[in-house]
RNA sequence: CCCUCUGGAAAGCGCGCGAAACGCCUCGCGCCGCCGAAGGGGCAAGCGCCCGCCGGGCGCGCAUCUCUCAGGCUCGACGACAGAGGG
Numbered sequence: 001c002c003c004u005c006u007g008g009a010a011a012g013c014g015c016g017c018g019a020a021a022c023g024c025c026u027c028g029c030g031c032c033g034c035c036g037a038a039g040g041g042g043c044a045a046g047c048g049c050c051c052g053c054c055g056g057g058c059g060c061g062c063a064u065c066u067c068u069c070a071g072g073c074u075c076g077a078c079g080a081c082a083g084a085g086g087g
Stems, first nucleotide, its partner, number of pairs: 001087007012032001014031006033073003039069001040067003046060006
């Protein structure tokens, strides 16, 4: 790093129109409000380089932090991460 199994949170079953369906469930468009744990973006310390040098500039740079692009907000699915087994 990969595979299998198990556990695994958050947030409107929101409103309007249309379609499918006609028990639930779904899709598209519009509007408002939300979530962070697919993915993605950002930054600390530190390191490197540079300059007119004790100051300044640039680059690299963790996350469960932060942003909310993506994704998600009944159930389900997904799911960071954790445990067990295997390659």
Source information:
The RNA shown here (Glycine riboswitch aptamer) has 87 nucleotides and comes from an Anaerolineales bacterium. The model forms 90% of the base pairs in the Rfam consensus. The coordinates come from a structure-prediction model, not an experiment, and the mean pLDDT is 83.